[in-house]
Predicted 3D model of a 585-nucleotide part of an RNA (large-subunit ribosomal RNA, domain I) from a Dehalococcoidia bacterium. It matches the Rfam family "Bacterial large subunit ribosomal RNA". Gene Ontology terms of the family: ribosome and structural constituent of ribosome.
Context: one part of a larger RNA
RNA sequence: AGUCCAUGGUGGAUGCCUUGGGGCCAAGGGCCGAAGAAGGGCGCGGCAAGGCUGCGAUAAGCCUCGGUGAGCCGUCUAGCAGGCAUAGCCGGGGAUACCCGAAUCGGGGAACCGGUCCCGGUGUUGAGUCGGGACGUUCUGUCGAAAGACAGUUGGGUAAGCAGGGGAACUGAAACAUCUAAGUACCCUGAGGAAAAGAAAUCAACCGAGAUUCCCCUAGUAGUGGCGAGCGAACGGGGAUGAGCCUAAACCUAUACGACUUAGUGGUCCGAAAGCCUAUGUUGUACAGGGGUUACAGGGAAUGCCUAGGAAGGUUUCGGCACUUCCGAAGAAGUUACAAAUCCCAUCUCUAGUCGAAGGCUCCUGGAAAGGACCGUCGAAGAGGGUGAUAGCCCCGUAGACGAAAGGGAUGGGACUUCUGGCGUAAACCCUGAGUACCACGGGACACGAGAAAUCUUGUGGGAAGUCGGGGGGACCACCCUCCAAGGCUAAAUACCCUUGGCCACCGAUAGUGUACCAGUACCGUGAGGGAAAGGUGAAAAGAACCCCGGGAGGGGAGUGAAAUAGAUCUGAAACCAUGGACUU
Numbered sequence: 001a002g003u004c005c006a007u008g009g010u011g012g013a014u015g016c017c018u019u020g021g022g023g024c025c026a027a028g029g030g031c032c033g034a035a036g037a038a039g040g041g042c043g044c045g046g047c048a049a050g051g052c053u054g055c056g057a058u059a060a061g062c063c064u065c066g067g068u069g070a071g072c073c074g075u076c077u078a079g080c081a082g083g084c085a086u087a088g089c090c091g092g093g094g095a096u097a098c099c100c101g102a103a104u105c106g107g108g109g110a111a112c113c114g115g116u117c118c119c120g121g122u123g124u125u126g127a128g129u130c131g132g133g134a135c136g137u138u139c140u141g142u143c144g145a146a147a148g149a150c151a152g153u154u155g156g157g158u159a160a161g162c163a164g165g166g167g168a169a170c171u172g173a174a175a176c177a178u179c180u181a182a183g184u185a186c187c188c189u190g191a192g193g194a195a196a197a198g199a200a201a202u203c204a205a206c207c208g209a210g211a212u213u214c215c216c217c218u219a220g221u222a223g224u225g226g227c228g229a230g231c232g233a234a235c236g237g238g239g240a241u242g243a244g245c246c247u248a249a250a251c252c253u254a255u256a257c258g259a260c261u262u263a264g265u266g267g268u269c270c271g272a273a274a275g276c277c278u279a280u281g282u283u284g285u286a287c288a289g290g291g292g293u294u295a296c297a298g299g300g301a302a303u304g305c306c307u308a309g310g311a312a313g314g315u316u317u318c319g320g321c322a323c324u325u326c327c328g329a330a331g332a333a334g335u336u337a338c339a340a341a342u343c344c345c346a347u348c349u350c351u352a353g354u355c356g357a358a359g360g361c362u363c364c365u366g367g368a369a370a371g372g373a374c375c376g377u378c379g380a381a382g383a384g385g386g387u388g389a390u391a392g393c394c395c396c397g398u399a400g401a402c403g404a405a406a407g408g409g410a411u412g413g414g415a416c417u418u419c420u421g422g423c424g425u426a427a428a429c430c431c432u433g434a435g436u437a438c439c440a441c442g443g444g445a446c447a448c449g450a451g452a453a454a455u456c457u458u459g460u461g462g463g464a465a466g467u468c469g470g471g472g473g474g475a476c477c478a479c480c481c482u483c484c485a486a487g488g489c490u491a492a493a494u495a496c497c498c499u500u501g502g503c504c505a506c507c508g509a510u511a512g513u514g515u516a517c518c519a520g521u522a523c524c525g526u527g528a529g530g531g532a533a534a535g536g537u538g539a540a541a542a543g544a545a546c547c548c549c550g551g552g553a554g555g556g557g558a559g560u561g562a563a564a565u566a567g568a569u570c571u572g573a574a575a576c577c578a579u580g581g582a583c584u585u
Base pairs, nucleotide, nucleotide: 001584002583003582004581005580006579007578008577009576015570016536017535020507021506022504023503024502025501026500027499028498029497030496031157032156039100040099041098042056043055044054046080047079050076051075052074062094063093064092065091066090067089068088071084072083073082105114106113107112115135116134117133118132119131120130121129122128139152140151141150142149143148162190163189164188165187166186172179176226202209203208213240214239215238216237217236223231224230244489245488246487247433251290252289253288255286256285257284258283259282260281266277267276268275269320270319271318272317273316274315295467297432298431299430300429302425303424304423305422306421309327310326311325312324313323314321330420331419332418333417334416342415343414344413345412346411347410348409349408350407351406353402354401355400359375360374362373363372364371376393377392378382384396385395386394438462439461440460441459442458443457444456445455448474469484470483471482472481473480523530524529546557547556548555549554
């Protein structure tokens, strides 16, 4: 020096564990904010310096209503002192809620500085000081000549989901330009608990369907495509859900403002007679009420038939009148659209909880029994967790049964509110959404890249019909079929998140969230931003009194414990280091 053996050190793999994560399902809930949010700063404890939690000068809390209850004064964190126990803890409602922050009286280097006006306290009612209130912007309305005042509104936040306005590149095409990535990422705006869409100018195919949304098929099909890479439907079928409505116009009426008209002709509900009217007529505009809403066209106007209580009005008389108003009966509907507000009752449910069966001082092993033996017992409960090893019967629970003063949600009923003639009519008259449809050119969207390119959309230019009308059926034309654009509203099924519960051929500390631990922390960066490491004594601290060496650290005894090579820590592999021994050179 090497090899081997033994014993240690170092190191932290492995095994076991789990307080934490991941995913799915179910139920419940879903916006907050000038009544000052989200997020922060600074404070608040008897001893309290710091962190976390909680709270706000009423400061680990105050009031109230329920539940629970024999203990309590949060935690790292033990102790002392002092209290409470009608406490404490849990849940509903309320009070308080400093300063900053949209921050909003002005300023500002956030958590600070400085004002004006009014009211009140104090002050020789002077200066001052203390307390309360008001004083920002936008838009709308009212008032005003204006300045402005008043009332309402707005502002900011928000993980994901949603709609709209903008909108890449890397990449792929084995290069690259059309194309792709992708209408993705990202930016902006807006709204909501969902959003968006939505009651056919839709499809279909000569049969028919009947708003929208979502899922499974259709189907990687038909297509599209430097026919490359790729992109990629629909019809139809099966499910989830289910809901339909309101206007514009014609026409009638009222009001306002204009214009016109001396009637034999117009009007006055209709017929006859009488009377009246220069607006009580006709017409235009504006606004409001009624009416009306569709395609096998529908509606208006006019008109016919049927049904129907009462009263009043409609110049007078007679006869009529579903023309208007009011009352009543009957019926219908309704708070998410279709008009709208609130209350009551019942049931269910969420936000605390409650009851809840049945073993043993037997024996064995052991530190410890829940293990083994023996004899029992409950079970609508033998899910699970804990307890000194493996417990149906020890504890928490579990099956099952019960529970809310207060607040939230749902359903049903009632109060309440609202509405109520129906059926027709040959032809003719009026209405049925215009710079629209459509066309041309240039774009975009449609699975569809200009293509034979329909359809949707629109920047520029042109520009209809109007019911004997118009759109569509993938160029276009005819026939046929189908629908009715150019106004609007609309729940559910769907997306996402949070809470609670359950489950897992999900992870088990280099895994699983970045974070099992005081983590979006330490730390890095001017900043936007980036972003860790770090779990385990033991059943119980019983955490080693006392003695010895030492300045201490550390160690040796003693003691605890089943174990101390469990001593600040489970187990404790390997590399690496050391000590002793054996062998070889």
The full RNA is in RNAcentral, with records from ENA.